[in-house]
RNA sequence: CCCGCCCUAGCUCAAUUGGCAGAGCGCCCGGCUGUAGACCGGGAGGUUCAGGGUUCGACUCCCUGGGGCGGGA
Repeated sequence: CCCGCCCUAGCUCAAUUGGCAGAGCGCCCGGCUGUAGACCGGGAGGUUCAGGGUUCGACUCCCUGGGGCGGGA
């Protein structure tokens, strides 16, 4: 320098003919327990890497940039 893949909650990851963003763990509250853990119930938490474009509508498609991983020279 060239090519491909990835970037979504604190962490690990889902969400695809474009249609109101979810799970597990963690965290908070409650139940249970002598206490804690385990278990059960409930809850909070997101500018979906950034900026632009297409569209009635974008996590999803297009362009540019940033970061990570792999391959080639």